[in-house]
RNA sequence: CGCGGGGUAGAGCAGUUGGUUAGCUCGUCGGGCUCAUAAUCCGAAGGUCGUGGGUUCAAGUCCCACCCCCGUUA
Numbered sequence: 001c002g003c004g005g006g007g008u009a010g011a012g013c014a015g016u017u018g019g020u021u022a023g024c025u026c027g028u029c030g031g032g033c034u035c036a037u038a039a040u041c042c043g044a045a046g047g048u049c050g051u052g053g054g055u056u057c058a059a060g061u062c063c064c065a066c067c068c069c070c071g072u073u074a
Base pairs, nucleotide, nucleotide: 002072003071004070005069006068007067010026011025012024013023019057028044029043030042031041032040050066051065052064053063054062
């Protein structure tokens, strides 16, 4: 340099054929239970979906460029 895969909440991930509240588990915070802690139960916060453009009535999803990570060829 070429090719392939990936980037979504603090961590790990899902998101189907583009379609109307962007979710799951763990973690964090608050509360219940307990003498107390753990476990468990209830609730909450936390996302400009890597960046910038384009297409569309509508983009996490499609197209283009760029950045970063992993694998691979020489």
Annotation
This is a predicted structure of a 74-nucleotide RNA (transfer RNA) from Glomus cerebriforme. Taxonomically the source falls in Glomus (Eukaryota, Opisthokonta, Glomeromycota, Glomeromycotina). Its mean pLDDT, the model's own confidence on a scale to 100, is 81. Its Rfam family is "tRNA". Its family is annotated with triplet codon-amino acid adaptor activity in the Gene Ontology. By type it is a transfer RNA.